This is a predicted structure of a 112-nucleotide RNA (SAM riboswitch aptamer (S box leader)) from Aequorivita sp. Its mean pLDDT, the model's own confidence on a scale to 100, is 80.
RNA sequence: AAGUUAUCAAGAAAGGCCGAGGGAAUAGACCCUUUGACGCCUUAGCAACCUCCCGAACUUUCGGGGAAGGUGCUACAUUCUAUCCCGAAAUAAAUUCAGGAAUAGAUAACAA
Numbered sequence: 001a002a003g004u005u006a007u008c009a010a011g012a013a014a015g016g017c018c019g020a021g022g023g024a025a026u027a028g029a030c031c032c033u034u035u036g037a038c039g040c041c042u043u044a045g046c047a048a049c050c051u052c053c054c055g056a057a058c059u060u061u062c063g064g065g066g067a068a069g070g071u072g073c074u075a076c077a078u079u080c081u082a083u084c085c086c087g088a089a090a091u092a093a094a095u096u097c098a099g100g101a102a103u104a105g106a107u108a109a110c111a112a
Base pairs, nucleotide, nucleotide: 003110004109005108006107007106008105013043014042015041016040017039021032022031023030026082027081028080029079044074045073046072049070050069051066052065053064054063055062056061078104083101084100085099087097088096089095
């Protein structure tokens, strides 16, 4: 690297540097951006995956609490849609709306 498991509509920004694109990829939509985005650095913060403490349960799960350490994150739901299933709109098609699943992706832990 591939893989397994869990989570992904909550939460949390200032300063400095840089200088044109950026929001993962393809298409469409929508949005951010020279009032300086994106990215990098510093500081701060959020969260609670690992972790620490307490209790229950008793074979590894549940509840509560903490935040020193390892990660992560701090525009927009993973920005939205795309494939499948199901429901509603008089409904066979088309279309719109709601819900679920899958794929892809991100993050954590495990893992040669």